[in-house]
RNA sequence: GCCGACGUGGCUCAAUGGUAGAGCGGGGCUUUCGUAAAGCUCAGGUUGUGGGUUCGAUUCCCACCGUCGGCUCCA
Numbered sequence: 001g002c003c004g005a006c007g008u009g010g011c012u013c014a015a016u017g018g019u020a021g022a023g024c025g026g027g028g029c030u031u032u033c034g035u036a037a038a039g040c041u042c043a044g045g046u047u048g049u050g051g052g053u054u055c056g057a058u059u060c061c062c063a064c065c066g067u068c069g070g071c072u073c074c075a
Base pairs, nucleotide, nucleotide: 001071002070003069004068005067006066007065010024011023012022013021018055026042027041028040029039030038048064049063050062051061052060
């Protein structure tokens, strides 16, 4: 340099055009003599950035940035 995959809550991942969710983690409550476990509940997101298409974009298209993998060249 070229090709491909990926980027969503603190972490791991869903949602693939039509209200952004789950598990773990965090706060609170219940329970217990106490702790752990368990149950209930709450908060937490400019969906990597900027444009485009669309009535409507996490989803489709383009560019860029980042991560990972492969290939080529040079040394």
This is a predicted structure of a 75-nucleotide RNA (transfer RNA) from an uncultured Chloroflexota bacterium. Rfam family: tRNA. Its mean pLDDT, the model's own confidence on a scale to 100, is 80. It was read from a public genome assembly.